[in-house]
RNA sequence: GAAGUGGCUCGGGUGGUCGCGGCUAGUUGCAAAACGAGCCGAGGAAAGUCCGGGCUGCAUAGAGUAGAAUGCUGGAUAACGUCCAGUGGGGGCAACCCUAGGAAAGUGCCACAGAAAACAGACCGCCACUUGGAAACAUGUGGUAAGGGUGAAAUGGCGCGGUAAGAGCGCACCGCUUGGAUUGGCAACAAACCAAGGCAUAGGUAAACCCCAUUCGCAGCAAGACCAAAUAGGGAGUCGUUAAGCGUUACUCGCGCGUGGCUUCGGGUAGGUUGCUUGAGGCUGCUGGUAACAGCAUGUCCAGAUGAAUGAUCAUCGCUGACUUGGCCAUUGGUUGAGUGAGUACAGAACCCGGCUUAUAGAGCCACUUCGCAA
Numbered sequence: 001g002a003a004g005u006g007g008c009u010c011g012g013g014u015g016g017u018c019g020c021g022g023c024u025a026g027u028u029g030c031a032a033a034a035c036g037a038g039c040c041g042a043g044g045a046a047a048g049u050c051c052g053g054g055c056u057g058c059a060u061a062g063a064g065u066a067g068a069a070u071g072c073u074g075g076a077u078a079a080c081g082u083c084c085a086g087u088g089g090g091g092g093c094a095a096c097c098c099u100a101g102g103a104a105a106g107u108g109c110c111a112c113a114g115a116a117a118a119c120a121g122a123c124c125g126c127c128a129c130u131u132g133g134a135a136a137c138a139u140g141u142g143g144u145a146a147g148g149g150u151g152a153a154a155u156g157g158c159g160c161g162g163u164a165a166g167a168g169c170g171c172a173c174c175g176c177u178u179g180g181a182u183u184g185g186c187a188a189c190a191a192a193c194c195a196a197g198g199c200a201u202a203g204g205u206a207a208a209c210c211c212c213a214u215u216c217g218c219a220g221c222a223a224g225a226c227c228a229a230a231u232a233g234g235g236a237g238u239c240g241u242u243a244a245g246c247g248u249u250a251c252u253c254g255c256g257c258g259u260g261g262c263u264u265c266g267g268g269u270a271g272g273u274u275g276c277u278u279g280a281g282g283c284u285g286c287u288g289g290u291a292a293c294a295g296c297a298u299g300u301c302c303a304g305a306u307g308a309a310u311g312a313u314c315a316u317c318g319c320u321g322a323c324u325u326g327g328c329c330a331u332u333g334g335u336u337g338a339g340u341g342a343g344u345a346c347a348g349a350a351c352c353c354g355g356c357u358u359a360u361a362g363a364g365c366c367a368c369u370u371c372g373c374a375a
Base pairs, nucleotide, nucleotide: 001371002370003369004368005367006366007365008364009363010362012317013316014315015314016313017312018311020041021040022039023038024037026035027034028033043346047357048356050355051354052353053352054351055220056219057218058217062253063252064251065250067216068215069214070213071212072086073085074084075083076082087100088099089098090097091096101211102210106209107208108205109204110203118155123148124147125144126143127142128141129140131138132137156174157173159171160170161169175199176197177196178195179194180193182191183190184189224274225273226272227271234265235264236263237262238261239260245257246256247255281300284297285296286295287294288293318344319343320342322340323339324338325337326336327335328334329333
């Protein structure tokens, strides 16, 4: 200097004029409200509604079946499908990135190509014999899967022997399978060893069915609570009153309520207050831990709207890039000054919090990897 990898921060500033919402205290006012003063007033994702909870109700709330979710090991957390660390496999020169129960419980699937894709198989070949032929070769019968071909994948590998030609057919060394015990590690696993076996009729696929392990009530702030007002404490049908029935995933049992239940027609209200912002809180410092994070301490209060507030306008500066022009330099360019005009991202809380995913003009910082050059 170039190309990468993993993270972090900001994402407009200043001033004037006018205009909003909340809280506190005060003045005026019967009240509604008005006025002055002080303080505060959108995000890293507020988005998606994909996960997990807090909270509220059912409600006194249990068990089983079904169903759903997760899936290497150990930790963190209120919890999670999240995060941290490690282990196995794969990609990359590397920094790093992606991934993860079981295929010997069973069933299913693997297009096309190929002879054949599993209770597999002979297309080209190789060998033996018969017939024809001078021979090459052709026909028929039998043997074969070592060589070639097809394919992502074709029945362990290399070598020697053996055979008519071959084949674990035999042997040695590896590999694989099963069993055993040793060392290190909390563990997932890693390293090396012993014995047996000619070696399960091969390989892949479980975000295919399935098996195994663990976990799981439901509904949701439009939850719920209170106040005020109004109407029709209305009508019809059916079941039942020796328990029918009802009760917030489906079914069963249990439990509770219980004389009402179910279906349908019709009427009134849909206004106000609350929930509503002090929290599994954020900032900073110290201690422990590889880390995620935990503990302790100081200090602090940081939006609560309800057709929905935090805005509009003027000026100026910043940042980005384009054009013109002057200077300087190591001159396909770089740097600096001036001028002109343009642009300035994604995007707005609505009960709250922890994550994940997606969108994002641009600016800056930290650490690491590789290549080139110079000292």
A computed fold for a 375-nucleotide RNA from Mariprofundus sp. UBA1536, annotated as Bacterial RNase P class A. Rfam family: Bacterial RNase P class A. About the family: Ribonuclease P (RNase P) is a ubiquitous endoribonuclease, found in archaea, bacteria and eukarya as well as chloroplasts and mitochondria. It is annotated as a ribozyme. The coordinates come from a structure-prediction model, not an experiment, and the mean pLDDT is 78.